[in-house]
This record gives sequence, C1' cells and structure tokens, in this order.
RNA sequence: GCCGGCGUAGCUCAGUGGUAGAGCAGGGUCUUCAUAAGGCCAAGGUCGGAGGUUCGAUCCCUCCCGUCGGCA
Repeated sequence: GCCGGCGUAGCUCAGUGGUAGAGCAGGGUCUUCAUAAGGCCAAGGUCGGAGGUUCGAUCCCUCCCGUCGGCA
C1' cells in the first nucleotide's frame, strides 16, 4: 500500500429498515440475628464520527477513525 471482519449500557453480546434489548457488574428493597444465595424495583445508550439514500437508518451506500486478521 491492497483486501476483509468487527465497533451497540461499565463488561460480554443480541437486534439488521418502523420509537434499542438480555446476561453479568454497580444502586435500592424484601427475606435473615447476620452474611451468602435468592426474589423484586429502578437507573445506565447522542448504536465510533461525518455525509448520502429513504416518509423513516443501529441496520443500506460513501469517506474517515479505532481494532483484529490476510496479502504484498
């Protein structure tokens, strides 16, 4: 330099055009003499950035950034 995968909650990951979810972690609460385990509740996201297509984009297209891999 060229080609490809990935980027979504603190972490691990779903979701692939129609108002964004789970598990774990953290917070509150119930239970217990207490702890652990368990139940319940709430919170936590400008979906890596910028443009484009569309009535509508996390999802499709282009460029850029980061990361991983392949080729040279």

A computed fold for a 72-nucleotide RNA from a Candidatus Wildermuthbacteria bacterium, annotated as transfer RNA. The sequence is in RNAcentral, with records from ENA. Rfam family: tRNA. By type it is a transfer RNA. Rfam describes the family as follows. Transfer RNA (tRNA) molecules are approximately 80 nucleotides in length.